[in-house]
RNA sequence: AGAGUUUGAUCAUGGCUCAGAUUGAACGCUGGCGGCAGGCUUAACACAUGCAAGUCGAGCGGGGGAAGGUAGCUUGCUACUGGACCUAGCGGCGGACGGGUGAGUAAUGCUUAGGAAUCUGCCUAUUAGUGGGGGACAACAUUCCGAAAGGAAUGCUAAUACCGCAUACGUCCUACGGGAGAAAGCAGGGGACCUUCGGGCCUUGCGCUAAUAGAUGAGCCUAAGUCGGAUUAGCUAGUUGGUGGGGUAAAGGCCUACCAAGGCGACGAUCUGUAGCGGGUCUGAGAGGAUGAUCCGCCACACUGGGACUGAGACACGGCCCAGACUCCUACGGGAGGCAGCAGUGGGGAAUAUUGCACAAUGGGGGAAACCCUGAUGCAGCCAUGCCGCGUGUGUGAAGAAGGCCUUCGGGUUGUAAAGCACUUUCAGUUGUGAGGAAAAGUUAGUAGCUAAUACCUGCUAGCCGUGACGUUAACAACAGAAGAAGCACCGGCUAACUCCGUGCCAGCAGCCGCGGUAAUACGGAGGGUGCGAGCGUUAAUCGGAAUUACUGGGCGUAAAGCGCACGCAGGCGGCUUGUUAAGCUAGAGGUGAAAGCCCCGCGCUCAACGUGGGAACUGCCUUUAGAACUGGCAGGCUAGAGUCUUGGAGAGGGGAGUGGAAUUCCAGGUGUAGCGGUGAAAUGCGUAGAUAUCUGGAGGAACAUCAGUGGCGAAGGCGACUCCCUGGCCAAAGACUGACGCUCAUGUGCGAAAGUGUGGGUAGCGAACAGGAUUAGAUACCCUGGUAGUCCACACCGUAAACGCUGUCUACUAGCUGUGUGUGCCUUUAAGGCGUGCGUAGCGAAGCUAACGCGCUAAGUAGACCGCCUGGGGAGUACGGCCGCAAGGUUAAAACUCAAAUGAAUUGACGGGGGCCCGCACAAGCGGUGGAGCAUGUGGUUUAAUUCGAUGCAACGCGAAGAACCUUACCGGGGUUUGACAUCAUAAUGAAGUAUGCAGAGAUGUAUGCGCCUUUCGGGGCGUUAUGACAGGUGCUGCAUGGCUGUCGUCAGCUCGUGUCGUGAGAUGUUGGGUUAAGUCCCGCAACGAGCGCAACCCUUGCCCCUAGUUGCCAGCAAGUAAUGUUGGGGACUCUAGGGGGACAGUCGGCGAUAAGCCGGAGGAAGGUGGGGAUGACGUCAAGUCCUCAUGGCCCUUACAUCCCGGGCUACACACGUGCUACAAUGGCCGGUACAACGGGUAGCGAUACUGUGAAGUGGAGCCAAUCCCUAAAAACCGGUCUCAGUUCGGAUUGCAGUCUGCAACUCGACUGCAUGAAGUCGGAAUCGCUAGUAAUCGCGGAUCAGCACGCCGCGGUGAAUACGUUCCCGGGCCUUGUACACACCGCCCGUCACGCCAUGGAAGUCGGCAGUACCCGAAGCCGGUGGCCUAAUCCCGAUUUAUCGGGAAAGGAUCUGUCGAAGGUAAGGCCGGUGACUGGGGCGAAGUCGUAACAAGGUAGCCGUACCGGAAGGUGCGGCUG
Repeated sequence: AGAGUUUGAUCAUGGCUCAGAUUGAACGCUGGCGGCAGGCUUAACACAUGCAAGUCGAGCGGGGGAAGGUAGCUUGCUACUGGACCUAGCGGCGGACGGGUGAGUAAUGCUUAGGAAUCUGCCUAUUAGUGGGGGACAACAUUCCGAAAGGAAUGCUAAUACCGCAUACGUCCUACGGGAGAAAGCAGGGGACCUUCGGGCCUUGCGCUAAUAGAUGAGCCUAAGUCGGAUUAGCUAGUUGGUGGGGUAAAGGCCUACCAAGGCGACGAUCUGUAGCGGGUCUGAGAGGAUGAUCCGCCACACUGGGACUGAGACACGGCCCAGACUCCUACGGGAGGCAGCAGUGGGGAAUAUUGCACAAUGGGGGAAACCCUGAUGCAGCCAUGCCGCGUGUGUGAAGAAGGCCUUCGGGUUGUAAAGCACUUUCAGUUGUGAGGAAAAGUUAGUAGCUAAUACCUGCUAGCCGUGACGUUAACAACAGAAGAAGCACCGGCUAACUCCGUGCCAGCAGCCGCGGUAAUACGGAGGGUGCGAGCGUUAAUCGGAAUUACUGGGCGUAAAGCGCACGCAGGCGGCUUGUUAAGCUAGAGGUGAAAGCCCCGCGCUCAACGUGGGAACUGCCUUUAGAACUGGCAGGCUAGAGUCUUGGAGAGGGGAGUGGAAUUCCAGGUGUAGCGGUGAAAUGCGUAGAUAUCUGGAGGAACAUCAGUGGCGAAGGCGACUCCCUGGCCAAAGACUGACGCUCAUGUGCGAAAGUGUGGGUAGCGAACAGGAUUAGAUACCCUGGUAGUCCACACCGUAAACGCUGUCUACUAGCUGUGUGUGCCUUUAAGGCGUGCGUAGCGAAGCUAACGCGCUAAGUAGACCGCCUGGGGAGUACGGCCGCAAGGUUAAAACUCAAAUGAAUUGACGGGGGCCCGCACAAGCGGUGGAGCAUGUGGUUUAAUUCGAUGCAACGCGAAGAACCUUACCGGGGUUUGACAUCAUAAUGAAGUAUGCAGAGAUGUAUGCGCCUUUCGGGGCGUUAUGACAGGUGCUGCAUGGCUGUCGUCAGCUCGUGUCGUGAGAUGUUGGGUUAAGUCCCGCAACGAGCGCAACCCUUGCCCCUAGUUGCCAGCAAGUAAUGUUGGGGACUCUAGGGGGACAGUCGGCGAUAAGCCGGAGGAAGGUGGGGAUGACGUCAAGUCCUCAUGGCCCUUACAUCCCGGGCUACACACGUGCUACAAUGGCCGGUACAACGGGUAGCGAUACUGUGAAGUGGAGCCAAUCCCUAAAAACCGGUCUCAGUUCGGAUUGCAGUCUGCAACUCGACUGCAUGAAGUCGGAAUCGCUAGUAAUCGCGGAUCAGCACGCCGCGGUGAAUACGUUCCCGGGCCUUGUACACACCGCCCGUCACGCCAUGGAAGUCGGCAGUACCCGAAGCCGGUGGCCUAAUCCCGAUUUAUCGGGAAAGGAUCUGUCGAAGGUAAGGCCGGUGACUGGGGCGAAGUCGUAACAAGGUAGCCGUACCGGAAGGUGCGGCUG
């Protein structure tokens, strides 16, 4: 730091996904040790049991009471004493700390920084005191009530408990005169003196009281910061402020009475959802984002709600009272309880530990202290939960062992890995040794202080004694032995790592893309490999990558995104200049920013994690000092922005009133007669009751031709005859004036096409709906005839459009050129002039920008200001809620669910019922056919035991098959064989093999007999047989695993490359263009220049000539011969044969053309514009055809899917199709006669002459291995004759009989012959095929295959036409261009209803619950207030007497009762939220359902937007708009 995924490919946009780090985690597999940390994230759910806060006897009275002592005496008992020690109670201090949890809380909280009106136990320092009295209450005793918990009455008693009095430096109050207010003692020691013998007194220590100051802690106030929702916009009556009073430790509506009417809110009040906050933690380059476990600070809470008491401190986790829920006890009357302390239990949950040890250390409470308490804490236990460290051995070891896996069978790999050999012993194990954590306290001695004192006490020094839970500690040593210790995930790409087997769209995998349908590196297993390692993976979650919410750091013409347009309050921003200020800003200093953490440098645990010391940092906040450039504030000035005035100018700018002509329609009349109208063609419609046409007159409504223009005006919507009135804006030229008055603009306000709505008019034309006619498979459409709302006017609504330049407004700057509208200046040659300068409006275009297209002074460039909007596609501009509307509807605006894409621009193709150019027997022009008949042949179908298999639009169908009676043959039936019919090898035995004959059999085969090997004679070989093992064999499957071969587009002119250039790129250019050609053939031009495969040429054949050669061919001349014949001698002239050359190249002439390429015409020539024909088939397409030619991977069969034999089948036959043959006749048939070929073939062959047969043929055999002989007769043609238009003297099918030939064999199932028979058929519907010249048509001949079988196929020659105006149309093709939503490429894509299944969701009569509030009722505990009567020891007053007590009263207090407030509860009407709900609405998803064809091409009616109506559905139509 990036990567995968949209496409055929590309760039962009944009989402989804991955690689990283992290965690209080969980789950799966696995698991050796140690250190350090962490461990209920869920039910603030309920809790059994134990423990978690006590302590002080040196505050007090009492109780129990050991040792010891004394006395008695029955020497072990009693009495007295003694008082260690223990202690319920009174009293003091502490239970407000420590520990837990995060429910509540969006501010009474927290964080940062400040502030003033406060309190503060214990502690520190200082000052001054600590005098003298009094009356009670527990405990206790007695009595009583109660099940218990507990309580009541009477009586006794102490205090550091309680209450007066005295004193008062300082303290508090004050009217400044004065007034008020304290206390407590206890312990140790002691020389004098005193004593009631207890002590007083002195002293030391600890306390107590008052006060000041500090420290610590706490309370209060202020500012700023502190999550989401506006589908929550208004909230508030103690509310905001003031005055008086009350209350508090303290300011304050904190409370109360009165007065005023304020206070908060778009800088988000109120309401609602969620949430403890911070230091920090995780991530990140940072800015940020997420988070708030452990540790630290703050807050809140303690079963739920309320309340106060005590106290320095609480409205109190282990205190109290009340209410509620729950649990427990109960004698039913009443009581008890609160683990969110530590353990632990149940429950919930994916999930989180021991009912441990110790106060040894640190700290806390009490105490003078010893000491006691302490689930704080220190430790241990459990858990791989995390981090860190260590180990599971080290070296050597190639026969590269065995085994596994793979294999091309050679080998490779596992792999120095193992074994073997030599070592070591960390850790674990056993045994032993053994630190540190410990400092104290106590005691003895010495010494200093205090003191009257050597006591006491306190401090210091030394000695002695002595405290460890952990702990079997850490560490060290010894012992033995490689001994006890490796797994997990992954291996298609991203992403490091590959093979085999199994499976066969199954089973399964998957983070995304996607794998799996018989050769899966993607599933499962194995081998191997890669990564990490006591762990490894998965899941969940956060940040990152994501610049994918963009402050750093994004966008808005077409991808999502500019409000339809304007005005404008708040807000934001703002020209030049002077002075001042100091809010922003900058700099310095100070305070703070706790510690821990992060970072840096050290140190300590063997290292590390971890711990520890120091530093830095904490980017922040506050205070203060200074500065004054910039922004802001204040005060002044200026004129360049903005505005006003003057003079002109253009204009469909707006509103009102009036006027005009053309046209349509209607009405009346005239003329006039049979049609009009309408369409692709028609029909509906109108018309003899007189239409249409035409003329005259009239009525009425709507719209304004030409001018008219990428012309004008307006903010936009929009505005078009003419005149007048009213009115807005704009521009120009000069000056004058104001003096920043400006720009933008959330909310708001106004305007706003068409359609639509309301009321009232109007209605000529047009025209949704509707009706009819056509079209059509249908036609709720397109077309036609009619036609209502509407279109028009007035007033009032609606508020939307593709309201578009798909481009917000304003300002400044940045090359030019050209047109046009409208002003104005200058010049002159006064013009349709030139040069300037403004404001508009268009077309190109530089720089620049852009993904590209494109934009380009009218920016989409460069900058600034402000507003609006966007954040994947669908769901959806939908639902719910709000607002607006008469309605239609508009506006604001989600979620669940679902997909991995959706999208933009451009590229290459393909396609188009797009365009242009061009070609082809493509059409046209012609000739002849097919389709009808009969037959042949192939196919489909059917049949069959089998009718073997393949080929299936063109490009299968007289095709594989150049030839199925057996064979072929692959099929069927039956009968046989099993190392096999065929190949190679091995082992063992054996000797034949072969042949002849007989028998059985359908045959294969079996059986019997006979004959029968070579050799150097040791042995070996060949050839066999038998047995066994490797193997053979397969026309079995897969042509969609393949090679090879082939078809086809197409003999069409195309297909590409290198370098260069252009483009971000796919790609383009070249190859396009202008000409030309059969041709990408050539020329010219050109950012291209060249090249390759194709075209052409080279090759074969044919057409002319020449040379050479002359047998088997030829024969002119010469000679010979014959009845006749090149028959013979000879010849090479000719034909011919077969070798080699020549010839044709647009070469020549003229014209056309750019002078080119080339075209047209002519000459010459055998041939003229590639002369004719052939061979030759580019890159590629069709998963085209062939596994049955052959080859071949894989799979399958192996006494059978192999092989042999016989017979049958491939030849079937209601039917359908293809290809042919023969015909339908006179251009003919038949009979007779007479001519002329070429290509070929021949020894298992062709077979002559001759003879026989009507004939097919037969007999026979000359010649020929072929320019020699044979096949071999060519036929049509020509000549003569006959037939005379008929189902015929046409036609020959079919059938009967008789034959020939081939062959082992013609029944199924051959060909041919003769005689007889004589079917259909009289030129063929729709449709369709071939052919452009030696061609079509027609005539025969040959060959391959082959025993035989040819109408087929392949060749050969004979005779020998017609037509082509032309490219509109059909088909196919080429090039250019255009559109595209196609790329499997139009046989494409794709829309909506309906039907079925699943899913989430809206509405809904209702129903169930939750939350907060309002009003009222009731009103616990409790504080505060009132309180007749009642109760009460202290102080005071009066009285009495028994003189230390009683009675009465006052003050004060208490209970009761009562008032305000007040929790829970109740009632009522509403609000908000959630669950559920018969039924219902649409939506999404779902390999092969139904109906149509809406969209994409001109998508077959261009599409789309808004609106209205209509229709099964897509949709159709009307009106207006847009070009996408």